[in-house]
Context: one part of a larger RNA
Molecule: small-subunit ribosomal RNA, central domain
Organism: Pylaiella littoralis
RNA sequence: UUGGGCGUAAAGCGUCUGCAGGCUGGCUUUUAAGUCUUUUGUUAAAGCUCUAGGCUUAACCUAGAAAAUGCAAAGGAAACUAAAAGCCUAGAGUAUGGUAGAGGUAAAGGGAAUUUCCAGUGGAGCAGUGAAAUGCUUAGAUAUUGGAAAGAACACCAACGGCGAAGGCACUUUACUGGGCCAGUACUGACGCUGAGAGACGAAAGCUAGGGGAGCAAACGGGAUUAGAUACCCCGGUAGUCCUAGCUGUAAACGAUGGAUACUAGAUGUUGCCUUUAUUAUAAAGGCAGUGUCGUAGCUAACGCGUUAAGUAUCCCGCCUGGGAAGUAUGCUCGCAAGAGUGAAACUC
Numbered sequence: 001u002u003g004g005g006c007g008u009a010a011a012g013c014g015u016c017u018g019c020a021g022g023c024u025g026g027c028u029u030u031u032a033a034g035u036c037u038u039u040u041g042u043u044a045a046a047g048c049u050c051u052a053g054g055c056u057u058a059a060c061c062u063a064g065a066a067a068a069u070g071c072a073a074a075g076g077a078a079a080c081u082a083a084a085a086g087c088c089u090a091g092a093g094u095a096u097g098g099u100a101g102a103g104g105u106a107a108a109g110g111g112a113a114u115u116u117c118c119a120g121u122g123g124a125g126c127a128g129u130g131a132a133a134u135g136c137u138u139a140g141a142u143a144u145u146g147g148a149a150a151g152a153a154c155a156c157c158a159a160c161g162g163c164g165a166a167g168g169c170a171c172u173u174u175a176c177u178g179g180g181c182c183a184g185u186a187c188u189g190a191c192g193c194u195g196a197g198a199g200a201c202g203a204a205a206g207c208u209a210g211g212g213g214a215g216c217a218a219a220c221g222g223g224a225u226u227a228g229a230u231a232c233c234c235c236g237g238u239a240g241u242c243c244u245a246g247c248u249g250u251a252a253a254c255g256a257u258g259g260a261u262a263c264u265a266g267a268u269g270u271u272g273c274c275u276u277u278a279u280u281a282u283a284a285a286g287g288c289a290g291u292g293u294c295g296u297a298g299c300u301a302a303c304g305c306g307u308u309a310a311g312u313a314u315c316c317c318g319c320c321u322g323g324g325a326a327g328u329a330u331g332c333u334c335g336c337a338a339g340a341g342u343g344a345a346a347c348u349c
Base pairs, nucleotide, nucleotide: 004320005319006318007303008302012317014201015200016199017198021194022193023192025088026087027086028085029084030083031082033081034080035077036076037075038074039073040072041071042070049065050064051063052062053061054060091191092188093187094186095185096183097182098181099180103177104176105175106174107173108172109171110154114150115149116148117147118146119145120144121143125136126135162169163168206247207246208245209244210243211242215241216240220236221235222234223233258316259315260314261313262312263311266294267293268292269291270290271289272288273287274286275285276284277283278282298305299304322349323348324347331342332341333340334339
């Protein structure tokens, strides 16, 4: 290379946009590059194959024929691919009318709780644990009543629910704004799919600068436990957690399952929209789009998957090739750094 794979054995980029490239709906006509066919030339000899002959046979040798492949030229075919022209509407998109939603950004507002402070009442404990102690407290704590301030998070509703490409998104209101779904009419007329490089977004932690700091809490201090206890438990507590502007670019970034299209039994929940039929305070049936459970055929090493496929097929991309050494070394790129990306070998089993 041929080939085999990627849910859990090695293997789907964290996610999307998209240049090049690859692939690409129906009909008609033309061309003839690919394709097919015919002829001619060439493709040295030897060899291979076949036939005949010569050494007693064979190997071997001789003669003849045939075959194969490539290239070139000329003639022809037009189904498929391609190219050109024209047309179509089933893919894709636009307009219109509805509609659900924690989709995003910004601003404003709200109550519960917590902590702190001030004042009143009160008078000995509080807190904490398996048990304690450290800790707080007669300089009046804890408790309770009233008042004030601050920061962070939004109980119930809440769901197996919804939205988003993923990360993720939940108090309320307002402004701006992205996408989806449904309906049937009109329009464009293949405008599509995927996507190496590239670009954008990307939890938490971390970094830079400036704010903020209630609670929680790495580090750290103390008390316990213990043989020890750099822990688990307790009392404290700083970065951080929060905001603004940048950086970082990683996660069991998981459905451990790339995207698109088509086809292939059903049953039962639930969300959104529409239609029909009954009626009235709603129900049933059907359609489309999501989201769950069970399950047929089929698939699978098994577990399981099963119209939301891991089934049956096509197209495009990414990735894998024994374990360790190792996601290490080195080089390069990026980064303020931490580090990230790319990424071996010797050796060993």